Source information: c-di-GMP-I riboswitch aptamer from Desulfosalsimonas propionicica, 74 nucleotides, folded computationally. The RNAcentral record of the sequence draws on Rfam. Its mean pLDDT, the model's own confidence on a scale to 100, is 81. Rfam family: c-di-GMP-I riboswitch aptamer. Its family is annotated with cyclic-di-GMP binding in the Gene Ontology.
[in-house]
Order: sequence, then structure tokens, then C1' cells
RNA sequence: UAUAAUAAAGCCAAACCAUAGGCAACUAUGGGACGGAAAGCCACGGGUCUCACGAAGAUAGCCGGGUUGCCAAU
Repeated sequence: UAUAAUAAAGCCAAACCAUAGGCAACUAUGGGACGGAAAGCCACGGGUCUCACGAAGAUAGCCGGGUUGCCAAU
């Protein structure tokens, strides 16, 4: 440097509930764990959803891509 097990230490947090924001999709905080090896971040491409149909918005835990990070036998 590359590949990539196993182990250890940890990490994130679906549905649902409460509160708040938003026309809405949905989002944030707290609780809670279905799961995740990037389920960290980015709306660049595709998909899906919402809409007051606009030149708008949401989704990164839908797929691809970009980018950053932890442990580590061989």
C1' cells in the first nucleotide's frame, strides 16, 4: 500500500408513541429497536412521494455515483 476474515471496543437507529415545525411528503427532540459494515455526509443521475403544480419541496434506511472515517489476523 492492497485485499478482507475473525475478534474486541464501540457506533447508528426502523416501526410505533409524545412534543414541536410544515399545506403536505416529511423533519427535529425524547423514548424505543426492525435492522445496518459506512443505515457517516453530499440531491450529481435514476426511481418513488408531496404540492399552493411554480423556477417548488421530500427521500442518502430505494439504486447508482462522489467524498470522509474506525478496528484489523493474513